[in-house]
RNA sequence: GCGAACAGGGCAGCGCAAGGUCUGCCUCUCCCCUGGACAGGCAGAAGACGAGGUGGAGGUCAGCGAAGAUUCUGCGGAUGCCUCCAGGCCCCGGCACGGGCCUACCCGACCGCUGAUGCGGUGAAGCGCGGCGAUAAGCUUCCGCGGCGACGCGGAGAUAAGGCCGAGCAGUGCCUUCC
Numbered sequence: 001g002c003g004a005a006c007a008g009g010g011c012a013g014c015g016c017a018a019g020g021u022c023u024g025c026c027u028c029u030c031c032c033c034u035g036g037a038c039a040g041g042c043a044g045a046a047g048a049c050g051a052g053g054u055g056g057a058g059g060u061c062a063g064c065g066a067a068g069a070u071u072c073u074g075c076g077g078a079u080g081c082c083u084c085c086a087g088g089c090c091c092c093g094g095c096a097c098g099g100g101c102c103u104a105c106c107c108g109a110c111c112g113c114u115g116a117u118g119c120g121g122u123g124a125a126g127c128g129c130g131g132c133g134a135u136a137a138g139c140u141u142c143c144g145c146g147g148c149g150a151c152g153c154g155g156a157g158a159u160a161a162g163g164c165c166g167a168g169c170a171g172u173g174c175c176u177u178c179c
Base pairs, nucleotide, nucleotide: 006108008107009106010105014076015075016074017073019072021045022044023043024042025041026040027039029037030036031035049065050064055085056084057083058082059081060080086103087102088101089100090099091098093175094174095173096172097171109122110121111120112119113118126169127168129166130165131164132163141156142155143154144153145152146151
C1' cells in the first nucleotide's frame, strides 16, 4: 500500500367501541292506517384509504400524500417532532469547536472459519433547487359473490408524495505540506 460479504421480505393510519350515526326484528303510542313516525328493548353495520418510516432515554393532541363521506367522537398504541446522551460518516490533509446526517427488531441472503452441529461477520451516513419518470390503496365506474338489510368480500381499469438524474452550495480557528 492492497485487502471478503446485503438482492429481497415482515413490522403501526394500527387496534378497539361505552357516545353519536345507520340497519333488521319485537313492543307501546300516535297519524293522513296494505303504510309511516316518536320512544323503548334485542340483534347487528360502519367507525383512517395507501406510501414511507425505529441508535438510546424522556417529553409531546405525531409527519406525507389520496379522498371529501362519521377519515365524527372517545380510548389504547405508534417508527413523526422537540430536548438530552452514545458511537460513526460528511463539511476537511490533520486537530479542535460548530453544523448536517447515519445507526431498531425479525425472517431471508451473502462472506469467513469448522468434519459437522455451529461460531464470527457483511446493509448506513450533507443541504436545498431544477428537470425527468415510475408505482399505491380506498372512493367512483364495470363484473362476480355473500347478507332480509345497514353493509361486506373478490377481480378489472384509473390516480400520489416519496424516487431518480443534473448542476450548485456546504462554517470558524490552529497545525502540516506545496507555490
Predicted 3D model of a 179-nucleotide RNA (glmS glucosamine-6-phosphate activated ribozyme aptamer) from Deinococcus murrayi DSM 11303.
Rfam family: glmS glucosamine-6-phosphate activated ribozyme aptamer. Rfam's curators write: This entry contains a glucosamine-6-phosphate activated ribozyme that is found in the mRNA for GlmS. GlmS is an enzyme that uses fructose-6-phosphate and glutamine to generate glucosamine-6-phosphate. The family's RNA type in Rfam is riboswitch.
The coordinates come from a structure-prediction model, not an experiment, and the mean pLDDT is 76.